This is a predicted structure of a 165-nucleotide RNA (Lysine riboswitch aptamer) from a pig gut metagenome. Of the family's consensus pairs, 100% are formed in the model.
RNA sequence: CGAUAGAGGCGCGAAAUUGAUAAGUACUCUGCGAAAAGGGCGGUCGCUCGCGCAGAAGAAAGGCAAUAUCGCCGAAGCGGGUUCACGCUCGACCGAAGCAGUAUCCGCUGGGCCAUGACGGAAAACGUCCUGGACUGUCACAAGUAAUUGUGGAGAGCUAUUGUA
Numbered sequence: 001c002g003a004u005a006g007a008g009g010c011g012c013g014a015a016a017u018u019g020a021u022a023a024g025u026a027c028u029c030u031g032c033g034a035a036a037a038g039g040g041c042g043g044u045c046g047c048u049c050g051c052g053c054a055g056a057a058g059a060a061a062g063g064c065a066a067u068a069u070c071g072c073c074g075a076a077g078c079g080g081g082u083u084c085a086c087g088c089u090c091g092a093c094c095g096a097a098g099c100a101g102u103a104u105c106c107g108c109u110g111g112g113c114c115a116u117g118a119c120g121g122a123a124a125a126c127g128u129c130c131u132g133g134a135c136u137g138u139c140a141c142a143a144g145u146a147a148u149u150g151u152g153g154a155g156a157g158c159u160a161u162u163g164u165a
Base pairs, nucleotide, nucleotide: 001163002162003161004160005159006158009073011072012071013070014069016067017066018065019064028056029055030054031053032052033051038049039048040047041095042094043093044092045091046090076109077108078107079106080105081104082103084101087099088098089097110136111135113133114132115131117129118128119127120126138153139152140151141150142149143148
């Protein structure tokens, strides 16, 4: 400088089944009531019916948990650029916000946990991000007889075997 194989542990991710939640919510139907200067993100033009109360009937997706599998240890997650698609939120145009997919490049993060805040979410679940905290793995340096302790770094790292120079 390469190749192969490994380790960290509430370790990472995928899809399937079941269950709870979503929710007695949305949608539908009946009755009553109010409104048209109303509702469907803003404007214009359309299209449409929406608003409140009572009753009947009544879901689903995403997210979550468990089980057993599969792929793995930059596993994976996030941000940005480019590419494809030119998608979804009543339709067209303009605008705003949010969500989602393909390929590739660059950047950040060793890992899980806890907490404030922000965003997403029906949510006190959960996810992501900034910041902080202790813990843990790894290497370097220092101290120590040793167990170990302290400080610091980052996975393009570390350990083992091996090839070449």
Record summary
The RNAcentral record of the sequence draws on MGnify.